Description: The RNA shown here (small-subunit ribosomal RNA) has 1466 nucleotides and comes from Diacronema lutheri. The RNAcentral record of the sequence draws on ENA and SILVA. It is recorded under the gene name rns. The same sequence occurs in records of 2 taxa. Its Rfam family is "Bacterial small subunit ribosomal RNA". Rfam links the family to the GO terms ribosome and structural constituent of ribosome. The organism belongs to Diacronema, within Eukaryota.
[in-house]
RNA sequence: AAAUUUAAGAGUUUGAUCCUGGCUCAGGAUGAACGCUGGCGGUAUGCUUAACACAUGCAAGUUGAACGCAAAUUUUUAUAAAUUUGAGUAGCGAACGGGUGAGUAACACGUGAGAAUCUACCUCUAGGAGGGGCAUUAAAAACCCCAUAUGCCGUAAGGUGAAAAGGAUUUAAAUAUUCGCCUGGAGAUGAGCUCGCGGCUGAUUAGCUAGUUGGUGAGGUAAUGGCUCACCAAGGCCACGAUCAGUAGCUGAUCUGAGAGGAUGAACAGCCACACUGGGACUGAGAUACGGCCCAGACUCCUUCGGGAGGCAGCAGUGGGGAAUUUUCCGCAAUGGGCGAAAGCCUGACGGAGCAAUACCGCGUGAGGGAUGAAGGCUCGUGGGUCGUAAACCUCUUUUCCCAAGGAAGAAGUUCUGACGGUACUUGGGGAAUAAGCAUCGGCUAAUUCCGUGCCAGCAGCCGCGGUAAUACGGGAGAUGCAAGCGUUAUCCGGAAUCACUGGGCGUAAAGCGUCUGUAGGUGGUUUGUUAAGUCUGUUGUUAAAAACUGAAGCUCAACUUCAGGGGUGCGGCAGAAACUGGCAAACUUGAGUGUGGUAGGGGUAGGAGGAAUUUCUAGUGUAGCGGUGAAAUGCGUAGAUAUUAGGAAGAACACCAUUAGCGAAGGCGUCCUACUGGGCCAUAACUGACACUCAGAGACGAAAGCUAGGGGAGCAAACGGGAUUAGAUACCCCGGUAGUCCUAGCCGUAAACGAUGGAUACUAGGUGUCGCGGGUUUACCUGCGGUGUCGUAGCUAACGCGUUAAGUAUCCCGCCUGGGAAGUACGCACGCAAGUGUGAAACUCAAAGGAAUUGACGGGGGCCCGCACAAGCGGUGGAGCAUGUGGUUUAAUUCGAUGCAACGCGAAGAACCUUACCAGGAUUUGACAUACUAGGAAUUUCCUUUAAUCGGGAAAGUGCCCUCGGGAACCUAGAUACAGGUGGUGCAUGGCUGUCGUCAGCUCGUGUCGUGAGAUGUUGGGUUAAGUCCCGCAACGAGCGCAACCCUUGUCUUUAUUUGCCAUUCUUAAGUGGGGGACUAUAAAGAGACUGCCCGUGAAAAGCGGGAGGAAGGUGAGGAUGACGUCAAGUCAGCAUGCCCCUUAUAUCCUGGGCUACACACGUGUUACAAUGGUUAGGACAAUGAGAAGCCAGCUUGCGAAAGUUAGCAAAUCUCUGAAACUUAGCCCAAGUUCGGAUUGCAGGCUGAAACUCGCCUGCAUGAAGCUGGAAUCGCUAGUAAUCGCCGGUCAGCAUACGGCGGUGAAUUCGUUCCCGGGCCUUGUACACACCGCCCGUCACACCAUGGAAGUUGGUUAUGCCCGAAGUCGUUACUUGAAAGAGUUCGCCUAAGGUAGAGCUGAUGACUGGGGUGAAGUCGUAACAAGGUAGCCGUACGGGAACGUGCGGCUGGAUCACCUCCUUU
Repeated sequence: AAAUUUAAGAGUUUGAUCCUGGCUCAGGAUGAACGCUGGCGGUAUGCUUAACACAUGCAAGUUGAACGCAAAUUUUUAUAAAUUUGAGUAGCGAACGGGUGAGUAACACGUGAGAAUCUACCUCUAGGAGGGGCAUUAAAAACCCCAUAUGCCGUAAGGUGAAAAGGAUUUAAAUAUUCGCCUGGAGAUGAGCUCGCGGCUGAUUAGCUAGUUGGUGAGGUAAUGGCUCACCAAGGCCACGAUCAGUAGCUGAUCUGAGAGGAUGAACAGCCACACUGGGACUGAGAUACGGCCCAGACUCCUUCGGGAGGCAGCAGUGGGGAAUUUUCCGCAAUGGGCGAAAGCCUGACGGAGCAAUACCGCGUGAGGGAUGAAGGCUCGUGGGUCGUAAACCUCUUUUCCCAAGGAAGAAGUUCUGACGGUACUUGGGGAAUAAGCAUCGGCUAAUUCCGUGCCAGCAGCCGCGGUAAUACGGGAGAUGCAAGCGUUAUCCGGAAUCACUGGGCGUAAAGCGUCUGUAGGUGGUUUGUUAAGUCUGUUGUUAAAAACUGAAGCUCAACUUCAGGGGUGCGGCAGAAACUGGCAAACUUGAGUGUGGUAGGGGUAGGAGGAAUUUCUAGUGUAGCGGUGAAAUGCGUAGAUAUUAGGAAGAACACCAUUAGCGAAGGCGUCCUACUGGGCCAUAACUGACACUCAGAGACGAAAGCUAGGGGAGCAAACGGGAUUAGAUACCCCGGUAGUCCUAGCCGUAAACGAUGGAUACUAGGUGUCGCGGGUUUACCUGCGGUGUCGUAGCUAACGCGUUAAGUAUCCCGCCUGGGAAGUACGCACGCAAGUGUGAAACUCAAAGGAAUUGACGGGGGCCCGCACAAGCGGUGGAGCAUGUGGUUUAAUUCGAUGCAACGCGAAGAACCUUACCAGGAUUUGACAUACUAGGAAUUUCCUUUAAUCGGGAAAGUGCCCUCGGGAACCUAGAUACAGGUGGUGCAUGGCUGUCGUCAGCUCGUGUCGUGAGAUGUUGGGUUAAGUCCCGCAACGAGCGCAACCCUUGUCUUUAUUUGCCAUUCUUAAGUGGGGGACUAUAAAGAGACUGCCCGUGAAAAGCGGGAGGAAGGUGAGGAUGACGUCAAGUCAGCAUGCCCCUUAUAUCCUGGGCUACACACGUGUUACAAUGGUUAGGACAAUGAGAAGCCAGCUUGCGAAAGUUAGCAAAUCUCUGAAACUUAGCCCAAGUUCGGAUUGCAGGCUGAAACUCGCCUGCAUGAAGCUGGAAUCGCUAGUAAUCGCCGGUCAGCAUACGGCGGUGAAUUCGUUCCCGGGCCUUGUACACACCGCCCGUCACACCAUGGAAGUUGGUUAUGCCCGAAGUCGUUACUUGAAAGAGUUCGCCUAAGGUAGAGCUGAUGACUGGGGUGAAGUCGUAACAAGGUAGCCGUACGGGAACGUGCGGCUGGAUCACCUCCUUU
């Protein structure tokens, strides 16, 4: 340079929504471990824990060409020579290589510079190698001395002052070659030292430092230097984080990430540190030395007890620890290292092999065909589907595997030499042969069904699943994913823009310090010049190799390896640019400040003055109450209160004005006057000339409460006392009342200290109020500056909202936030007299906590409206007797269900048997009932016997229908199996039906529009209606289900029809009886009629409303049927149907008897009454709906009667039930437990029915109970209604006070919507959404968990003082020794370990104790959410079982009503 590379989200808070915000998941990675499984090869990797202890072997030697000695062997010329070996002297090496990461926060490391140094072996270069001495048993290249200088010092003169070693080969020797030796110089390499910069945490570590910082001189070192010492000075480091504490080897790099970053520092490579722990030096070029020495300590071993020996963090290996990490292997063949002239020797470095799926990469477990879609498994709607071309079967191949044969490269300058290894590889043969698992399958997340289980067992990464139909647990089948692996766990990065440089926020979600002044710091107006620190450009050095990237190459590919290339970033050098920032210099006026002239003000401090009110005192008048409350009481008062008049005293606060008005930094400030004093605004443009903005630390001010001291004390008033209320009332209400409230001086330093909104500057539409000061001719109007409100554009915001007074657009500075709880708590520190304030965690626990808005529901919130809801009336219930249902109790059983309204004369329109489901007893088991098979028989009827009855036993009668003569249909009996049967469970698995809100007026949709969205609009508003009924208006326009109407009955008329109905006129009869008639009534078909149509008024020229006319009927004419979307897991499995579960000689079926009818009691619904508006006796009158054949039954006869006997009529406008009763006429009763009332009981009868005892109805006679109008409370009804009177029907053999209908007689009242109940619409608040029967707070009790305090107990660690003081360096008077160099001993300084003392920091434990958290169903209350029933909350003080209450001040994040002001629109 070209090229390449390059960013994903999801689940979870809610009924739903948007946002904030945490938690969790999908990806990649690892020196990993664990579970299940396991064929092969290549390449890597393999004690992360106890730097714990180590048995055994090996890991550093070599040189005879430096030197003698000894031994062995060989030769021999034998006192010799050669070879080999051994221990030594001597040289070099042993400071490399290998291991580990304990220590270390440091010039240790990285990077870049630097100057005052040394460097064996190696290379180059210059010069030299003479002489003497000495030790050991002995020699030497061991050691010592002398000479010699190119060296060093010095300008010079001069001074000072070093070493040496030879060996081998060759030669007879000289000599030559080679390896060495000494002294300089240079190089290379390695090492030491110094400096800039860089990389962890904590301030709940803020001050540290005496050799400390510097200087002079000296010593010391290879070298600079307080490195050491003497003296002098008092410095040095630190908020840009010193010191202290914790943690940690550093780096190249590795993992991740789009990147910026974040995390890591295994293997490989560079540096450092360490070698049992601590100290020390020696030798040496180099060590303060892993396989050297000395000392101290701990530990281990040996011992003759005197004393010795040892150091695997080298390679193997052992024990231990641990979730966890390999062979006591082969070889020096290669690479490299040491020694040597070399051969060579040594080398656990290294090269290899072994073990381990530990990781990466590659290969395989076969390929093609093959449907009857085999068998078998699973499932099933029984048809099938699926495992599945999968298998079998046919054809083919041989990677791999087994056997056999051949067989490397790696070996080089090389004759030899290969551990790996008979390995890789090649060839031939054999045979599909030897080779598949693991996890998952509710969503996220690819993949589903059956069985078992039944909130159990269990699962779970988050949400969550499991309480009888579990795709979520366990198993089976199937499916999905990956694959010799698959899952799990742990850890790191990512996703997380969730610490935000790239790239976040702070009105209400977490977050603006209560406010101001101001230091350091950060940032900073206009112009010119200069500089070059920042900045930018070019070039250059470096940034080790490996790695990463790109391109090639080599192993069959890949992993792996090799080669080449390219750069970035950082730091340094050189050169350049000068716009911007910075430095320096000079200037400017617009920022800022000063001056001058005005001006408004509850700004502050001090002093003085004033009136109203309150309380109190004195005196007068005056008399029985006052006061207080929802109602009361405590309290005050005949000892004279309250009230009222006059006078005095005291303290506190300043009505009206008064205000979205003013002033102040905030807190805050309000009668008037005076003094002192701070700040603002306007005008002007004289002066200074950037003097500015912000502000960590610091300082000042700072409501109320509270504290200290001294005053003061009228009113008010925590605490406290009393009275009420209440279940209680430590409260709300009332009567008292002390601190306090006030003043002076001083503390405290916090508030919802709020605009929940830090300060400064600039810019970005306006309208309209108001305060202050100006300008334009000033009563109008226009306009400038500075405040203070409101509405609103653009824009912003999650929304609400903000909007020139920003929450808009930008810049600068400060403060603060990072899930909820624990907790503003604990500990530490600072401040405070105290109360407490400031700073401020963690363990543990939850998957949410939260903001704004939406729809509902709810409110002891508001507005409007309706309803027999209240009110106004009439009549009841609740009291009595009886009927009936329920509860309860009882029972063998008293079958079951229904339970507020919306169960209780309900299911049941009718339990003596049956019904019947219950109980006792007796029976049956393919069954009482259905279908299918076989055999026999018609079916069926009658009789006898047995039994409580069914069941059972026996006898007789009977012999049918169709036929193609085979048989068939119906029925019965017997047998066997599938099955029947169940009023058994679950109405919380269901269908259907029903109740209820409610005959309330509502419930929704399409399209459009608005809103990010849930949603809204429409459906709200103004009127009106019985009504979401209609009209008008309107971002809506339309539509659907409901309302209304259509349907039925009834009220009027017309037409048609006229029998069984009717009869005015006419004939007739006892009688509408017959003829006749259709006028009337009636019947039953079709029509008409009513629509606010007409008039007046009102209203908006509307809808409608009020009144009127006409009309049979008037505003829905009256009544019925008709019940929207939905609510109540409402009711019903016992009407029926039905899933699942359960029973099957019984939970099924049959029979007899009993029970459902019990009875101390309680409740509901009714009925009859309590009487005179009545009762009773006798007479008289008028209905309608209905029913009738196993029926209704006239008439007649009998009976007091219920009824019986007999049988005319009628399948019905014809006959019967059927004579309605209240009513009316007359008589009696005369206010009483009665001529009221009829219960109860006795006797005698009747009817139904196999049957009337348990347990039916009726009649007659007799008996004649309670009861004299009903407490609290409560129900129905608005017109043909209530009330009252009878009649009919269904059920039914019989049984009606119940239920459903029918007609007769026939009222009263409604001012009105304050209140009770229910409902509808709008609006408001909400912490509710299972929706107020909601939610929810605190004490107490119990269990568990972590944690604070605590007398103490016991460790670790750090520094210090003192004592002791090893080894050793250095110094050294003296002594000893040596040929010399020197060495040793003594003494001194320093000093490790040790001892001791008091401290600091930190851990464990601790009787007891404090709060905290968690826990399906504990106790006490009900504090909060609605006006939460006393609005709540904040700070503070006091009090109280507890939530809390009260006082003082503050806030709105308070509902409701009224008023004031402002604004918008017109």